The part of an RNA shown here (small-subunit ribosomal RNA, central domain) has 350 nucleotides and comes from a Pseudomonadota bacterium. NCBI's taxonomy places the organism under Bacteria, Pseudomonadati, Pseudomonadota. The coordinates come from a structure-prediction model, not an experiment, and the mean pLDDT is 89.
[in-house]
Context: one part of a larger RNA
RNA sequence: CUGGGCGUAAAGCGUACGCAGACGGUGAGAAAGGUCGGAUGUGAAAGCCCCGGGCUCAACCCGGGAACUGCAUCCGAAACCAUCUCGCUAGAGUAUGGGAGAGGGAAGCAGAAUUCCUGGUGUAGAGGUGAAAUUCGUAGAUAUCAGGAGGAAUACCUGCGGCGAAGGCGGCUUCCUGGCCCAUUACUGACGUUCAGGUACGAAAGCGUGGGUAGCAAACAGGAUUAGAUACCCUGGUAGUCCACGCCGUAAACGAUGUGUGCUGGAUGUCGGGGGUAUUCACCCCCUCGGUAUCGAAGCUAACGCGAUAAGCACACCGCCUGGGGAGUACGGCCGCAAGGUUGAAACUC
Numbered sequence: 001c002u003g004g005g006c007g008u009a010a011a012g013c014g015u016a017c018g019c020a021g022a023c024g025g026u027g028a029g030a031a032a033g034g035u036c037g038g039a040u041g042u043g044a045a046a047g048c049c050c051c052g053g054g055c056u057c058a059a060c061c062c063g064g065g066a067a068c069u070g071c072a073u074c075c076g077a078a079a080c081c082a083u084c085u086c087g088c089u090a091g092a093g094u095a096u097g098g099g100a101g102a103g104g105g106a107a108g109c110a111g112a113a114u115u116c117c118u119g120g121u122g123u124a125g126a127g128g129u130g131a132a133a134u135u136c137g138u139a140g141a142u143a144u145c146a147g148g149a150g151g152a153a154u155a156c157c158u159g160c161g162g163c164g165a166a167g168g169c170g171g172c173u174u175c176c177u178g179g180c181c182c183a184u185u186a187c188u189g190a191c192g193u194u195c196a197g198g199u200a201c202g203a204a205a206g207c208g209u210g211g212g213u214a215g216c217a218a219a220c221a222g223g224a225u226u227a228g229a230u231a232c233c234c235u236g237g238u239a240g241u242c243c244a245c246g247c248c249g250u251a252a253a254c255g256a257u258g259u260g261u262g263c264u265g266g267a268u269g270u271c272g273g274g275g276g277u278a279u280u281c282a283c284c285c286c287c288u289c290g291g292u293a294u295c296g297a298a299g300c301u302a303a304c305g306c307g308a309u310a311a312g313c314a315c316a317c318c319g320c321c322u323g324g325g326g327a328g329u330a331c332g333g334c335c336g337c338a339a340g341g342u343u344g345a346a347a348c349u350c
Base pairs, nucleotide, nucleotide: 003322004321005320006319007304008303012318014201015200016199017198021194022193023192025088026087027086028085029084030083033081034080035077036076037075038074039073040072041071042070049065050064051063052062053061054060091191092188093187094186095185096183097182098181099180103177104176105175106174107173108172109171110154115149116148117147118146119145120144121143125136126135162169163168206247207246208245209244210243211242215241216240220236221235222234223233258317259316260315261314262313263312266295267294268293269292270291271290272289273288274287275286276285299306300305323350324349325348332343333342334341335340
């Protein structure tokens, strides 16, 4: 390399879009590039293989055959692949009528709570812990009432629920906007799938500039604990957490399970539609489409488990793995303001 694999043993890119490439529904016709058949030429000799012969045998040598799996030309076949032409509607898409939703962006608004400020009442404690102390308080704290300021997050509803490609998304209203589902017929007529490079998005932390800062809180300070305590507990507390713009591009970015399509017993729950029987309506019941869960036939699996949302049976395309350590390191390239990211070895060693 072939091969065998990728939920947990090494292995699915964090996610999507998508050029090249690869693969691609159905009917008819044309042509004959691939494909297949035949013929001719060529495919040096020697060697290999087969038959026979010569050295007493063999090695060796001689003769004949086969083979040389290839290439070229000509003639032919037309199922399949490719090409061209004309069609089709089962894939895909569009239109029409409905529907659900924390999908995204912007603006405005609301109430509860914490903290702080002002004022009233009121007096000696409060706070905190396993117990304490640091801390706050007679300059009036804690508690309580009224008013005000400001920032951040939206209890209940809330669900094993919903939406989104993933990251993720949760108060209310308005504006802008993406996707999805169902039903009906009509339309386009293969317009499809996947995707190396590429591009976009991408939690938290971190970085740059400017703002903001209530609570929380790395670092830091103090109090405890302890043999020590650079911790766990407590009192404080700065970056940060928030906003705008620009970077970073990582994660146990997980379903540790790439995307798409078809096929293969069931049962139960739930979310969004449609239909039927019945009914005043609704519920229940039955059927059906699309999600999301639990249990399970067959089958698969090393087992655990998976099981129509497959890890079953197949096909198409991409990515990735090839003993452990060294090491996701070094060097180089590319990217980044930096932090670092990405690509990614070897010696040596077991």